A computed fold for an 84-nucleotide RNA from a Clostridia bacterium, annotated as transfer RNA. Its mean pLDDT, the model's own confidence on a scale to 100, is 81. Rfam family: tRNA.
[in-house]
RNA sequence: GCCGGGGUGGCGAAAUAGGCAGACGCAAGGGACUUAAAAUCCCUCGGAGUAACAUCCGUAUCGGUUCAAGUCCGAUCCUCGGCA
Numbered sequence: 001g002c003c004g005g006g007g008u009g010g011c012g013a014a015a016u017a018g019g020c021a022g023a024c025g026c027a028a029g030g031g032a033c034u035u036a037a038a039a040u041c042c043c044u045c046g047g048a049g050u051a052a053c054a055u056c057c058g059u060a061u062c063g064g065u066u067c068a069a070g071u072c073c074g075a076u077c078c079u080c081g082g083c084a
Base pairs, nucleotide, nucleotide: 001083002082003081004080005079006078007077010026011025012024019067028044029043030042031041032040046057047056048055060076061075062074063073064072
């Protein structure tokens, strides 16, 4: 230099003929149970904003297509593999 795979919460990882983003697991926080703990069960768990709601933003970054993009198109960055 060329070709291909990948980038989604704190971590792993789903969601693909475009249609509610974060299922599921782990970790973390609160509660129940226990003499106490472990195990188990229930709830919470991206950011801004609010007294609390509401609302807005959020799939590596920037654009494009579309009523609608994690998904399609272009460029860029990072990473893994192959070829030279």